This is a predicted structure of a 106-nucleotide RNA (SAM riboswitch aptamer (S box leader)). It was read from a public genome assembly, where an Rfam model found it. Model confidence (mean pLDDT): 83 of 100. Of the family's consensus pairs, 97% are formed in the model.

[in-house]
RNA sequence: UUCUUAUCAAGAGCAGGCGGAGGGACUGGCCCGAUGAAGCCCGGCAACCGGCGUUAGACGCACGGUGCUAAUUCUUGCGGAAACGAUUGUUUCUGAGAGAUGAGAG
Numbered sequence: 001u002u003c004u005u006a007u008c009a010a011g012a013g014c015a016g017g018c019g020g021a022g023g024g025a026c027u028g029g030c031c032c033g034a035u036g037a038a039g040c041c042c043g044g045c046a047a048c049c050g051g052c053g054u055u056a057g058a059c060g061c062a063c064g065g066u067g068c069u070a071a072u073u074c075u076u077g078c079g080g081a082a083a084c085g086a087u088u089g090u091u092u093c094u095g096a097g098a099g100a101u102g103a104g105a106g
Stems, first nucleotide, its partner, number of pairs: 001106008013042001016041003022032003026077001028075002043069003048065003051061004073098001078095007
């Protein structure tokens, strides 16, 4: 980096430490940020893989490997349906795409 597959409406520090201006993948929105962004450490959440225990499916622990820790994956980008409104729009629902993470394969 590519492919397959599962999950993505829950959860987690409003006074933790260092740090200093940016961040929410991309587009358009809309937001967060000096009452302190990114990043690192600590804490926490979850339980995908391994491990351990019970076991019929499954469940539990959280020891190891990841992951996550504003807003549904913040929303939208392609298509469908319904309602309303009217000249092509608003709202809701939904499928795909894109993305993220785990596991497996090349």